[in-house]
RNA sequence: UAGAAAUAAAAGAUGUCAUUUCGUAUAACUGCAGGAAUAGGGCCUGCGAGUCUCUACCAAGCUACCGUAAAUAGCUUGACUACGAAAAAUCAGGUACUCUUC
Numbered sequence: 001u002a003g004a005a006a007u008a009a010a011a012g013a014u015g016u017c018a019u020u021u022c023g024u025a026u027a028a029c030u031g032c033a034g035g036a037a038u039a040g041g042g043c044c045u046g047c048g049a050g051u052c053u054c055u056a057c058c059a060a061g062c063u064a065c066c067g068u069a070a071a072u073a074g075c076u077u078g079a080c081u082a083c084g085a086a087a088a089a090u091c092a093g094g095u096a097c098u099c100u101u102c
Stems, first nucleotide, its partner, number of pairs: 001008002019087007026056001030048006041066002050057001058078007
């Protein structure tokens, strides 16, 4: 603006989605049970706890320790998820540089 209404279209404003950073949570930590390995080893599964909190709770490496037994310890680095805040990000033009094509 149109329409009785449902609603449709346009313009504008605002907000959101995606990105990055910072902050908070949680220490990517920890308790227990069952199983498994053994110095060339030191792991697997499950149940808890942890967050004004959903989810996740792993990986790589280093050091120590355990004299063959059942128990590991310390450290370094790397995320996701939830919430909050901030920034930039789109488009057009110009300059410089690089690459490609003719």